[in-house]
RNA sequence: CACUUAUCCAGAGUGGCGGAGGGACAGGCCCUAUGACGCCCGGCAACCAUCAGACAAUCAUGUCUGAUAAGGUGCUAAUUCCUGCAGGAGAUUUUCCUGAAAGAUAAGAG
Repeated sequence: CACUUAUCCAGAGUGGCGGAGGGACAGGCCCUAUGACGCCCGGCAACCAUCAGACAAUCAUGUCUGAUAAGGUGCUAAUUCCUGCAGGAGAUUUUCCUGAAAGAUAAGAG
């Protein structure tokens, strides 16, 4: 870099250093010297992981449920902040619903 599978309306700091931008992209709307972004520490969560139980089994293991948090990641404003494409409902120029696309993360394989 592209592929496969799963998840994305929950949760998480009045800390330290530093000092101007940030929320992927576009439009909107926001955050920000009452300190953004980043790094460290703390925390959250439970994808990988460990343990227990149930079921299935081709006896390799697989699926589901629960518990744990030492380790590998991840996350820590706003639903992935909203919309973007297609369909539907109401309504009369806006509201809502469903699915996709795009994006993010994990695990796997190239």

Source information
This is a predicted structure of a 110-nucleotide RNA (SAM riboswitch aptamer (S box leader)) from Salinicoccus roseus. The sequence is in RNAcentral, with records from Rfam. The prediction has a mean pLDDT of 81.